Lysine riboswitch aptamer from uncultured Pseudogracilibacillus sp., 164 nucleotides, folded computationally. Its Rfam family is "Lysine riboswitch aptamer". About the family: Riboswitches are metabolite binding domains within certain messenger RNAs that serve as precision sensors for their corresponding targets.

RNA sequence: AUGGAGGCGCAAAGACUAAGAGUACAUUACUAGAGUAUGAAGGGUACGUUGAUAGUAAUGGAAAGGGGAAUUUGCCGAAACUUUAAAAGACCUUUCGUUUUUAAAGUUGGAUCUGUAUUUAAUAGAUACAGAACUGUCAUAUAGAUUUCUAUAUGGAGGGCUAU
Numbered sequence: 001a002u003g004g005a006g007g008c009g010c011a012a013a014g015a016c017u018a019a020g021a022g023u024a025c026a027u028u029a030c031u032a033g034a035g036u037a038u039g040a041a042g043g044g045u046a047c048g049u050u051g052a053u054a055g056u057a058a059u060g061g062a063a064a065g066g067g068g069a070a071u072u073u074g075c076c077g078a079a080a081c082u083u084u085a086a087a088a089g090a091c092c093u094u095u096c097g098u099u100u101u102u103a104a105a106g107u108u109g110g111a112u113c114u115g116u117a118u119u120u121a122a123u124a125g126a127u128a129c130a131g132a133a134c135u136g137u138c139a140u141a142u143a144g145a146u147u148u149c150u151a152u153a154u155g156g157a158g159g160g161c162u163a164u
């Protein structure tokens, strides 16, 4: 440099689909009576006593983000996460928060299960920490096979392992 391996392996798309939810919202009737709309604060703008916001009842009744998924594609730091910095978005500002993109540094071999916390409509999923055994790889030791293979135990990390 090229080619490979781990396996419910990683990521993207995804027909179809559960939930979101009988929620938001709309109309009508009644109650009530001054504020309401925004992630937070301040400001601005718009609406509101011609009754908004809110509540009750009836009628109607969504969507987004996130989840599962036949199948397809790209791959094996695949990819994920944390921190920092810059830019952009949402009416304006903010030493705040949040979303997206880029860069740098750091952590993680891989999947599963359990507990705690955060996020979320959620018991789904995700993230962080801790633990458990499982699995691949290399090293060491022991034993058996016999020419480098198997098993057990311990330990390390992908900047690794393996073939040329």
Stems, first nucleotide, its partner, number of pairs: 001164004007076001009075005016068002025060007035047003039096001040094004079108011109135002112132008137156008
The RNAcentral record of the sequence draws on MGnify. Its mean pLDDT, the model's own confidence on a scale to 100, is 81. NCBI's taxonomy places the organism under Bacteria, Bacillati, Bacillota, Bacilli, Pseudogracilibacillus.